Transfer RNA from a Minisyncoccota bacterium, 73 nucleotides, folded computationally. Its mean pLDDT, the model's own confidence on a scale to 100, is 82. NCBI's taxonomy places the organism under Bacteria, Bacillati, Minisyncoccota. Its Rfam family is "tRNA". The family's RNA type in Rfam is transfer RNA.
RNA sequence: GCCUCCAUAGCUCAGUUGGUAGAGCGCCGGUUUCGUAAACCGGAAGUUGUGAGUUCAAAUCUCACUGGGGGCU
Numbered sequence: 001g002c003c004u005c006c007a008u009a010g011c012u013c014a015g016u017u018g019g020u021a022g023a024g025c026g027c028c029g030g031u032u033u034c035g036u037a038a039a040c041c042g043g044a045a046g047u048u049g050u051g052a053g054u055u056c057a058a059a060u061c062u063c064a065c066u067g068g069g070g071g072c073u
Stems, first nucleotide, its partner, number of pairs: 001072007010025004019056001027043005049065005
């Protein structure tokens, strides 16, 4: 330098054929306990890496960029 994959909640990851963004763990509150943990109930937390394009509508399709993984020379 070229090719390819990835980027979504604090962390690990889903998200089907474009139509109001989710789970587990963690965090906060509550129930229970003499107390803690566990269990159970509830809650908060996202401009979906950045910018642009297509579309009535984009996490999803297209392009560029940034960062990361792999491959080739």